[in-house]
RNA sequence: CGAGCCGGCCGGGUGGCCGCGUACCGGACCGCUCACGCGGUACCGGUCCGAGGAACGUCCGGACUCCGUAGGGCGCGGUGCUGGGUAAUACCCAGUCGGGGCGACCCGCAGGAAAGUGCAACAGAGAGCAGACCGCCGAUGGCGCGCCGGUUUUCCGGCCGCACAGGUAAGGGUGAAACGGUGCGGUAAGAGCGCACCAGCACUCGGGGUGACCCGAGUGGCUUGGCAAACCCCACCGGGAGCAAGGCCGAGCAGGGGGAGGACGGCCCGUCCGAUGAACCCCGGGUAGGCCGCACGAGCCGUCGGGUAACCGCCGGCCGAGAUGGAUGGCCACCGAGGGUGGCUCGAUGGCGACAUCGGGCCACCGGAACAGAAUCCGGCGUACAGGCCGACUCGCUGC
Numbered sequence: 001c002g003a004g005c006c007g008g009c010c011g012g013g014u015g016g017c018c019g020c021g022u023a024c025c026g027g028a029c030c031g032c033u034c035a036c037g038c039g040g041u042a043c044c045g046g047u048c049c050g051a052g053g054a055a056c057g058u059c060c061g062g063a064c065u066c067c068g069u070a071g072g073g074c075g076c077g078g079u080g081c082u083g084g085g086u087a088a089u090a091c092c093c094a095g096u097c098g099g100g101g102c103g104a105c106c107c108g109c110a111g112g113a114a115a116g117u118g119c120a121a122c123a124g125a126g127a128g129c130a131g132a133c134c135g136c137c138g139a140u141g142g143c144g145c146g147c148c149g150g151u152u153u154u155c156c157g158g159c160c161g162c163a164c165a166g167g168u169a170a171g172g173g174u175g176a177a178a179c180g181g182u183g184c185g186g187u188a189a190g191a192g193c194g195c196a197c198c199a200g201c202a203c204u205c206g207g208g209g210u211g212a213c214c215c216g217a218g219u220g221g222c223u224u225g226g227c228a229a230a231c232c233c234c235a236c237c238g239g240g241a242g243c244a245a246g247g248c249c250g251a252g253c254a255g256g257g258g259g260a261g262g263a264c265g266g267c268c269c270g271u272c273c274g275a276u277g278a279a280c281c282c283c284g285g286g287u288a289g290g291c292c293g294c295a296c297g298a299g300c301c302g303u304c305g306g307g308u309a310a311c312c313g314c315c316g317g318c319c320g321a322g323a324u325g326g327a328u329g330g331c332c333a334c335c336g337a338g339g340g341u342g343g344c345u346c347g348a349u350g351g352c353g354a355c356a357u358c359g360g361g362c363c364a365c366c367g368g369a370a371c372a373g374a375a376u377c378c379g380g381c382g383u384a385c386a387g388g389c390c391g392a393c394u395c396g397c398u399g400c
Stems, first nucleotide, its partner, number of pairs: 001396004006391005012335007020050002023047005028041005052371001056382002059380005064242004076238005081095005096110001097108004111233002116231002118227002133172002135168003140165002142162003146159005180198006199223001201220008246292004256283004261273004299318004304313003339366012
C1' cells in the first nucleotide's frame, strides 16, 4: 500500500423567528363563599423538559393486573452438547464436538437410529433379514452319436468343447446412499473365506477435565447405512387472558325500586314534628365523562473490587417524554464529513515525442444526510439504515 476479519461509538451542528404538548407560576373569566379562600377553563403570558439505535416487527422471556388454586396422573405444547450468567428466556458468556476458510475468524434445527413402528422421488438388475443387467467363472451337475483308454453299443475313467442349470458382490454401470479400505494368500472365478496393517463400532482398564469430551493401552465379532423439522423414547419447562389488564368517582335523559311514619312513654289517651304542589322527595344499578394504574426503575453515569467472560458487589452522583383525534414541528442564515465536475501542479509507470493511466496536494463550482417515530414498563432477538470515527487482528506485495 492492497485485500480481509472482529469489536465499540456517532448518526448533522450553531443562531434567530414562529408554533405544539405535560407540569408549575402569574393573570383573565366562571362557580361556591359574608369574607379569607377553594375549585374549574378549548383563554393570555412566563419557566423547565420534550423520541430512537433501532422508539419498528411483536418473535421469545419477565414484571404488573384480573380470573382463579394449577398437589398428582393422562393429554397437549415447547426446549434439547456441557458448564456458568440472569427476575426469566428460544438470550448472553466460556468451552466441547462437527463443518467452512491459507489465516484473523465464521457457521451449526448439536439428545436417542443395537427400544419399537415407519419413510426413501427419479434412475437402477437390486434401496434394507439386499441385488445377477453387463462382465468373470462354469470346479459340480447337464449336453455332444467329440477324442483316447480300460475287457463287450449301454458301464467306468481321462481330455476337449458348449454356456443349459448354476456359482460369483472383485470390475463396469445407476444413484444422495449399493453392506469397510489397501495388500498378500486362497479359489473354477470370487468373496473377511483366511491373515497383516489402517479406519470405525462395542466393551474393559489407566490418565486429564466440574462436565460435554480428550489422550493412551487391550480384548472382541470381522463391519452392525441414512432420516427423529416422521411417529416415538428420554430429560427438563409450561394454568389462562392481557393496560381496551384492572381499580375508584360518576352526571343529564330514559327506565327500575321505595315514600308514612317518627319522637316522648312500660301501655293507652294525648302532645309535638313530617307528608298530602306525587309535576315532589329518597335509593341503588348502568352509560357519557373524569381520575388512578403511569413514569424512581431488574434505572443511568463514574471510581474501586470479584470473575477468562457474560455478569455481580460496595460507594458516590443524577432524574432523562407521558400524549389520548394522539405534542416533540416549520422557515431563514451560517458552518458543514464524505461525494461529483473543471483547472493548476507534483510523483510513479509506458512512450523518441505529443500524450495516456494511476496516485497525492491546492483552488473554483455543484450539491447538502439514511432508516424511521413513543402509547403500561423492562430484558433479549430479528429486520431497516446515507455516511463517518476509533481500536485489536490476519493474509499478500514492497522498502529500510